[in-house]
RNA sequence: AGAGUUUGAUCCUGGCUCAGGAUGAACGCUGGCGGCGUGCCUAAUACAUGCAAGUCGGACGCAAUACUUCGGUAUUGAGUGGCGAACGGGUGAGUAAUACAUAAGCAACCUGGCCAUGACAGGGGGAUAACCGACGGAAACGACAGCUAAGACCGCAUAGGUAUAUGGAAAGCAUUUUGGAUAUAUUAAAGGUGCUAAGGCACCGGUGAUGGAUGGGCUUAUGGAGCAUUAGCUAGUUGGUAGGGUAGAGGCCUACCAAGGCGACGAUGCAUAGCCGGCCUGAGAGGGUGAACGGCCACACUGGGACUGAGACACGGCCCAGACUCCUGCGGGAGGCAGCAGUAGGGAAUUUUCGGCAAUGGGCAAAAGCCUGACCGAGCAACGCCGCGUGAAGGAAGAAGGUCUUCGGAUUGUAAACUUCUGUUAUAAAGGAAGAAAGAGCUAAACAGGGAAUGGUUUAGGAGUGACGGUACUUUAUGAGGAAGCCACAGCUAACUACGUGCCAGCAGCCGCGGUAAAACGUAGGUGGCAAGCGUUAUCCGGAAUUAUUGGGCGUAAAGAGGGAGCAGGCGGCAAGGAAGGUCUGUGUUGAAAGACUGAAGCUCAACUUCAGGAGGGCACAGAAACCGACUAGCUAGAGAGCAGAAGAGGAUCGCGGAAUUCCAUGUGUAGCGGUGAAAUGCGCAGAUAUAUGGAGGAACACCGGUGGCGAAGGCGGCGGUCUGGUCUGUGACUGACGCUCAGUCCCGAAAGCGUGGGGAGCAAAUAGGAUUAGAUACCCUGGUAGUCCACGCCGUAAACGAUGUCAACUAGCCGUUGGGAGCCUUGAGCUCUUAGUGGCGCAGCUAACGCAUUAAGUUGACCGCCUGGGGAGUACGGCCGCAAGGUUAAAACUCAAAUGAAUUGACGGGGGCCCGCACAAGCGGUGGAGCAUGUGGUUUAAUUCGAAGCAACGCGAAGAACCUUACCAGGCCUUGACAUCCAAUGAACUUUCUAGAGAUAGAUUGGUGCCUUCGGGAACAUUGAGACAGGUGCUGCAUGGCUGUCGUCAGCUCGUGUCGUGAGAUGUUGGGUUAAGUCCCGUAACGAGCGCAACCCUUGUCCUUAGUUACCAGCACGUUAUGGUGGGCACUCUAAGGAGACUGCCGGUGACAAACCGGAGGAAGGUGGGGAUGACGUCAAGUCAUCAUGGCCCUUACGGCCUGGGCUACACACGUGCUACAAUGGUCGGUACAGAGGGUUGCCAAGCCGCGAGGUGGAGCUAAUCCCAGAAAACCGAUCGUAGUCCGGAUCGCAGUCUGCAACUCGACUGCGUGAAGUCGGAAUCGCUAGUAAUCGCGAAUCAGAAUGUCGCGGUGAAUACGUUCCCGGGCCUUGCACACACCGCCCGUCA
Repeated sequence: AGAGUUUGAUCCUGGCUCAGGAUGAACGCUGGCGGCGUGCCUAAUACAUGCAAGUCGGACGCAAUACUUCGGUAUUGAGUGGCGAACGGGUGAGUAAUACAUAAGCAACCUGGCCAUGACAGGGGGAUAACCGACGGAAACGACAGCUAAGACCGCAUAGGUAUAUGGAAAGCAUUUUGGAUAUAUUAAAGGUGCUAAGGCACCGGUGAUGGAUGGGCUUAUGGAGCAUUAGCUAGUUGGUAGGGUAGAGGCCUACCAAGGCGACGAUGCAUAGCCGGCCUGAGAGGGUGAACGGCCACACUGGGACUGAGACACGGCCCAGACUCCUGCGGGAGGCAGCAGUAGGGAAUUUUCGGCAAUGGGCAAAAGCCUGACCGAGCAACGCCGCGUGAAGGAAGAAGGUCUUCGGAUUGUAAACUUCUGUUAUAAAGGAAGAAAGAGCUAAACAGGGAAUGGUUUAGGAGUGACGGUACUUUAUGAGGAAGCCACAGCUAACUACGUGCCAGCAGCCGCGGUAAAACGUAGGUGGCAAGCGUUAUCCGGAAUUAUUGGGCGUAAAGAGGGAGCAGGCGGCAAGGAAGGUCUGUGUUGAAAGACUGAAGCUCAACUUCAGGAGGGCACAGAAACCGACUAGCUAGAGAGCAGAAGAGGAUCGCGGAAUUCCAUGUGUAGCGGUGAAAUGCGCAGAUAUAUGGAGGAACACCGGUGGCGAAGGCGGCGGUCUGGUCUGUGACUGACGCUCAGUCCCGAAAGCGUGGGGAGCAAAUAGGAUUAGAUACCCUGGUAGUCCACGCCGUAAACGAUGUCAACUAGCCGUUGGGAGCCUUGAGCUCUUAGUGGCGCAGCUAACGCAUUAAGUUGACCGCCUGGGGAGUACGGCCGCAAGGUUAAAACUCAAAUGAAUUGACGGGGGCCCGCACAAGCGGUGGAGCAUGUGGUUUAAUUCGAAGCAACGCGAAGAACCUUACCAGGCCUUGACAUCCAAUGAACUUUCUAGAGAUAGAUUGGUGCCUUCGGGAACAUUGAGACAGGUGCUGCAUGGCUGUCGUCAGCUCGUGUCGUGAGAUGUUGGGUUAAGUCCCGUAACGAGCGCAACCCUUGUCCUUAGUUACCAGCACGUUAUGGUGGGCACUCUAAGGAGACUGCCGGUGACAAACCGGAGGAAGGUGGGGAUGACGUCAAGUCAUCAUGGCCCUUACGGCCUGGGCUACACACGUGCUACAAUGGUCGGUACAGAGGGUUGCCAAGCCGCGAGGUGGAGCUAAUCCCAGAAAACCGAUCGUAGUCCGGAUCGCAGUCUGCAACUCGACUGCGUGAAGUCGGAAUCGCUAGUAAUCGCGAAUCAGAAUGUCGCGGUGAAUACGUUCCCGGGCCUUGCACACACCGCCCGUCA
């Protein structure tokens, strides 16, 4: 000293929470010792039992007992009497002032015992308790008769005192006070003990007086709590006079008189509370508190009362009443723990029915002494503070064990073991009666006095006295021996891993953890912190500047009353004077002690204790006079005000005007009008709308008109009159601070609403109808009532806003505009200056930012109002106001950890701008309808294995399920296993045949002895055995790698440095152009760079060079029915290597002289030539654990493995993708042409022959520019069909076959013959395509034994259209709004469950 928490992130505001300290504490776990403290905070509840106040024989009488030298002495008991019992001890119920604290006062008072001074104590009297007798009562106790004493009680004497009266002196502070004098009245006393030389002396008492001290009583001022949702209270009330009462002033009480007294500076009432020194906290100011210790007060079962006494209205006294408890013989009695222990109860919770008067203190006593639950001690309790210990040094094989592990190790950890020591503490024994003890009393001596004794003072001596106490302390012995826990470990906050659990169990102070890899739960290991304690809970202060005096705020976060006038209050211009209230200085006094602070000292240290010092606030006196206040006399700069002018929708009232709407009347005129997005309701042939004329009535005042004017605000708009308020300018007669603000109060106060009475054209809540809609109690339309208007009276609120209170001063400017004034000239629609308003921009400054900025939200001063987390709530209750509606004032319970402001980046918008894309449009062809193929859903099934799910799943994984595949189902089997590594034993490996079985498998059987060798054996293989292990298409794609899809081949995504911003961030990347493109250019607080774009790569299009077989054949030659067939050639085609070519390079125009665009030339190709590969940062927890890999979990005679058969091919249905069609641009038949790219030895398979055909046979050629697959088809040329369910279409079915394969039943393809279904161009909707493209035609390949309408390739033929970007979809950039950020599939409101 701060930290966490609102957000995607940021700054602020703001609450909540934490870290600190403290406690009379409690609870949980744990617990070795000592010292010093502390210990019913709750029931001021009720209390059993014991003790807590007695003492005195040196005041008095009596009785008993003991001893006796019989004289008495001693002790005890009850009683009379004295003193004490009013202290000490407890508690905090009451009390908001009869209390307390501080400071004063009493000239208005008392004070036992104590101290000092001086004085006195003379002489008498009558009783009474005890006791005795007798009586009542259960008891408590009471009553009668009789005896007796005193320091008990009562007169008399004497005094001083007191009171009254008279006269006088002094003093003071007004009432008054004090000392003398005289007179009158009234009022005292008590003895005891010791000594004696018998005279007295001494001590303790007694009486009155004066003074002191101590203790009390009363009065005053100031101070310290809550509620105003308590605003009025008071009749003894306030005062006076007289009297009473008291120790004493006083309405304290009484009588009479007056009508006062208190209160917004908070009376009265209600609720709460003992107050203070102090204690806790805090830097302080403050806040909280009032246990222990100390001072004061109050109380003593509850309420009341007095008595005694110096003192009480009395804790362990009395009386009365009440409640409760107890005794009782029922008549009556007794009691009061808030004393110490203790009990019950209450409660989270608080001790022993202890020892002792040894010390300190108190009562009594002459004293010894007695009493003392005060006190001193001990006991119990970790309740607190302080101190000590639980060992120290060495010790690496870094032991074992534990934990973790990447299996290598790491850690626990020098920790332990082990070696060597020490001995605090604990235990035992011994010592120690050390210190705490000095007094009193005893003995002796000295001293003082006139002094013999007692007595007094001082000194010396010796004896005794200890509860604690088996103390402290010291020594010895034994021996590491007996002594460590608690909490935490995600962040705040120091400290991390494993296992278990699986939004469960649980944790949590706040944020928050836990849904199968939890550092947050539980356990373990490890670590951190503190330590005989550690945590938790509760409470207080702090942090919290979060009530802000120190030290906050109010434009938008909570917060300026809607506006003004103004009393109280607060604040107030210039200069002078005296006084001295505030202020300041000095002195005096007080501020108890303890505590705190500083410095010392004593317990071994510390806690603790002791000593010394300083500090703190108040009061009184004296002084100072700057400032504030009061007073006196002035001034003119504030304020007012005279005079001369000015502008204005300022207000009230009376009158006047025109336009328009509506209505009425009449004329003209005819079928519609009106209204809407479109309509309908409505009006209209009974004549509307339209048009013309006339009339009626109400309301509002176009243009001018303007961030123009006026007003305090609300507000004010045609014109004129009357009355009236304010403002501004100029001047400087007049007053002389008269001012500013303002709680309460009063007035004004839009619209709506209310009351009474008018008025009512238009408009129009309510309401009716028509539409819209899923509904439409709305928006739209047609009507329409209150109301809107006027008069009078209420209401008193608005986003009553500049969301900005009023007043005053100061602080750069520039540009408009309204009303005045001044100066100047060139006299103008002029320039300059000034003043009062009203606007825009902007500097400093301020602000969280936005913004404000001489009209401040700047810098200051004065006063008022208001705020203190969100919700509950501007609500409830109460008060006040109102006719009502309602207004105003204004909470709490409960609940949340946020709510809010400004700004930032995204995403989003049925916001805007710009741009692109087969996105739309323009076209061509499809899908959706039919049949079939194929995939999916659903259903079914023993199983129909699994995955994929909008685009981006659905002819997808699967480039090919009859067995196999295969993961699924049924059945039969195996268990170290079908497969890998290691060990042991046996055997070569391997192979022939047979039997059983569905097969796996089981049993028998034949042949065979291999390779290397150091002769031990080894390698490979097979079988058997044991265990480590294998195995899993089991789960988790939300634990993962890799790979892939998608946005999207969209043009974007970022960084460094700099700059701006408190910051998130911005800038760059925005802007002007341009591009397919963040492509390029220009501009520019940015300058550069990276990943993307483009280019580099492949292919295709042109040409050249090189090469020339298997390709090719122009020219030459040979040959064939024919063919590059042959010789030959490399020119062409082609093949495959290398190059060239295209770059906006050239020209013209446009553009900004740029980038670029448009057009042109040349060229095979022209503006990225066509196509491909290539996919930025990222998004979708997208897909895949079943390609593969892999963490974790799960199965292990099974979720592994083998086999046979079945299934993946099911079928009321739905969807996707395709094929074939519906025909004449066609079908069928016949004939004739032209490709490219591929594949082929487990292969492609020619010719020939057979078959209608699928195919068979055959075997040539080919490891391929050579041979084969291999006939291209559409096209073209003919023929036929003639618009029909057909010579279209081919599904389905029957029969007969072919081929592959161990095997075509479930379940293959193909062929032939026959059969000949739906279908005649397809609803809503929807898909592809911009050129060699769509469409159409065939060919090939991969997979593959066989099995394509699928997929991937290839070529042939070969179009139409694009005006354009309004709209749909997707995307990019800029901007705007936002309460969204899981980001519009968002957020969120109400109702119901």
Molecule: small-subunit ribosomal RNA
Organism: uncultured bacterium